[in-house]
RNA sequence: GCGCCUGUAGCUUAACUGGAUAAAGCGCAAGAUUCCGAAUCUUGUGAGUAGGGGUUCGAAUCCCCUCAGGCGCACAA
Numbered sequence: 001g002c003g004c005c006u007g008u009a010g011c012u013u014a015a016c017u018g019g020a021u022a023a024a025g026c027g028c029a030a031g032a033u034u035c036c037g038a039a040u041c042u043u044g045u046g047a048g049u050a051g052g053g054g055u056u057c058g059a060a061u062c063c064c065c066u067c068a069g070g071c072g073c074a075c076a077a
Stems, first nucleotide, its partner, number of pairs: 001073007010026004019057001027045006050066005
């Protein structure tokens, strides 16, 4: 330099062929229970999807550019 893959709550993953309020587990907070904890139960707490632009009635999803990470190939020393 070229090509491919990945990027969504603090973490791990969902989200159907583009469609209605982006879902779940863990976590965290409060309460119940307990002598105190753990466990369990209840309630709550969260992201607008790496960034920007475009297409569309409608974008996490499609297109373009950029950024970050990974893999392969090539070149040079």
The prediction has a mean pLDDT of 81. This is a predicted structure of a 77-nucleotide RNA (transfer RNA) from Candidatus Levybacteria bacterium RIFCSPLOWO2_12_FULL_37_14. The sequence is in RNAcentral, with records from ENA.